This is a predicted structure of a 477-nucleotide part of an RNA (small-subunit ribosomal RNA, 5' domain) from a marine sediment metagenome. Model confidence (mean pLDDT): 85 of 100. It matches the Rfam family "Bacterial small subunit ribosomal RNA".

Context: one part of a larger RNA
RNA sequence: GGAUGAACGCUAGCGGCGUGCUUUAGGCAUGCAAGUGGGACGGUCCUGCUUCGGUAGGAUAGUCGCGAACGGUUGAGUAUAAGAUAGGAAUCUACCUCUUGGUGGGGAAUACCUCUGCGAAAGCAGGGUUAAUACCGCAUAAGAUCUCCGGAUGAAAGGACGUAACUGUCCGCCGAAAGAUGAGCCUAUCUCCCAUCAGCUUGUUGGUAGGGUAAAGGCCUACCAAGGCUAUGACGGGUAGGGGGCGUGAGAGCGUGGCCCCCCAGAAUGGUACUGAGACACGGACCAUACACCUACGGGUGGCAGCAACCGGGAAUAGUGCGCAAUGGACGAAAGUCUGACGCCGCAACGCCGCGUGAGGGAUUAAGGCCUUCGGGUCGUAAACCUCUUUUGCCAAGGUCGAGAGGCUUUGGAGAAUAAGCACUCGCUAACUACGUGCCAGCAGCUGCGGUAAUACGUAGGGUGCAAGCGUUAUCC
Numbered sequence: 001g002g003a004u005g006a007a008c009g010c011u012a013g014c015g016g017c018g019u020g021c022u023u024u025a026g027g028c029a030u031g032c033a034a035g036u037g038g039g040a041c042g043g044u045c046c047u048g049c050u051u052c053g054g055u056a057g058g059a060u061a062g063u064c065g066c067g068a069a070c071g072g073u074u075g076a077g078u079a080u081a082a083g084a085u086a087g088g089a090a091u092c093u094a095c096c097u098c099u100u101g102g103u104g105g106g107g108a109a110u111a112c113c114u115c116u117g118c119g120a121a122a123g124c125a126g127g128g129u130u131a132a133u134a135c136c137g138c139a140u141a142a143g144a145u146c147u148c149c150g151g152a153u154g155a156a157a158g159g160a161c162g163u164a165a166c167u168g169u170c171c172g173c174c175g176a177a178a179g180a181u182g183a184g185c186c187u188a189u190c191u192c193c194c195a196u197c198a199g200c201u202u203g204u205u206g207g208u209a210g211g212g213u214a215a216a217g218g219c220c221u222a223c224c225a226a227g228g229c230u231a232u233g234a235c236g237g238g239u240a241g242g243g244g245g246c247g248u249g250a251g252a253g254c255g256u257g258g259c260c261c262c263c264c265a266g267a268a269u270g271g272u273a274c275u276g277a278g279a280c281a282c283g284g285a286c287c288a289u290a291c292a293c294c295u296a297c298g299g300g301u302g303g304c305a306g307c308a309a310c311c312g313g314g315a316a317u318a319g320u321g322c323g324c325a326a327u328g329g330a331c332g333a334a335a336g337u338c339u340g341a342c343g344c345c346g347c348a349a350c351g352c353c354g355c356g357u358g359a360g361g362g363a364u365u366a367a368g369g370c371c372u373u374c375g376g377g378u379c380g381u382a383a384a385c386c387u388c389u390u391u392u393g394c395c396a397a398g399g400u401c402g403a404g405a406g407g408c409u410u411u412g413g414a415g416a417a418u419a420a421g422c423a424c425u426c427g428c429u430a431a432c433u434a435c436g437u438g439c440c441a442g443c444a445g446c447u448g449c450g451g452u453a454a455u456a457c458g459u460a461g462g463g464u465g466c467a468a469g470c471g472u473u474a475u476c477c
Stems, first nucleotide, its partner, number of pairs: 001477004006473005013355006019348002021313001026311002030308003035066003040063002043060007073266003083190006091183002096179002099176005104138001106136002113128006144153003158171004192238003199229003204226008241263004245256004268289005291302004319345001321344003327341001328339004358388004368379004394413008421466005427446002432461005442449002
């Protein structure tokens, strides 16, 4: 000198774009953050019409499907794990695209509902009854899987529109092949400090057989062998999410990983699996633990490192805001519903950028302040005064964009009006005098100033620098 997710002191007019718990991965009242489909299904309720038989529309708890593994958040753990780069073989992939072959015929349940019982509640049990794109057989098998090559195994679901009825159209369903996308696995290289950590290892290293997985593999098990790693730093300890990047620097490098993007990991702590194409699953389940809450004391309930908010901690970090109009996502045939993702508004000079606080003229160089050698000098064309302008702000009217809040824009009006501070002033380092003080009070980044004329302390006047900021502190180059 540059930089910052900054803080503190003094000060403060406006706009645009950004950024905003770096500390306790401490605890959390309240609300919201993941639903959707009635064109899969039976029922129930409401409304209209009715020839009282029904029919049309709407709503919905439940069954069922898809989604909930995305999106959002945090960085605790993690040092070869993960990540980055370059390769690889023994894999899976819902929805989507393309191709191909099918979609025949049956059955038994169950939620809802109803009846009964238990419980304070959370909830639970039993009897009866019903539907499906829910469940289970049968048939079929191009291709698929297994095979002793003879053969064997294994599938499906319908709905809507339309028609006098078929044919038909659309959305589906099942088998297979390919693609795309996503994911799992393996290898090489690189990736912090300590040797005051020197030896480490028994599923350890390898083999055979088996199990397990979507898949290779000590991943697991039995048996066999005795291996494997290590001063090119094993093992141990400390610290830490990694990268794209970012800061600085001429570069090499050094430092850093906040916002944004990619990857990883976590969801009170520890563990476990279930469902599923995908999880060992933040707003799913079970168990244990700690904490908190309810309780009729028998037993239950909860998980903000989602968005706000609150308590605590701290030098320190914002609203319990509005909207799904845009973009994106889930579901749906669609209309649409949901979406604290997102889009906006609000708060904070926290940062960067831009604008303004007036312009021209104006000497009796006014008054006043300060200095003075008392002549004068200086603040100073500065002010007053004259002329002018109107950014910004204020008032009024219109246009336009926007879900709205509000934004953008045009025109008119009054009015220089509504708007300057902070630090420094011995040298480094731009800028000097007076008074006060008297090694006191104080200053100070370094050298150092102050003990009676202090340009170094304090005040005043002047000056210098930067400016809606200026200084200080902290950290990095």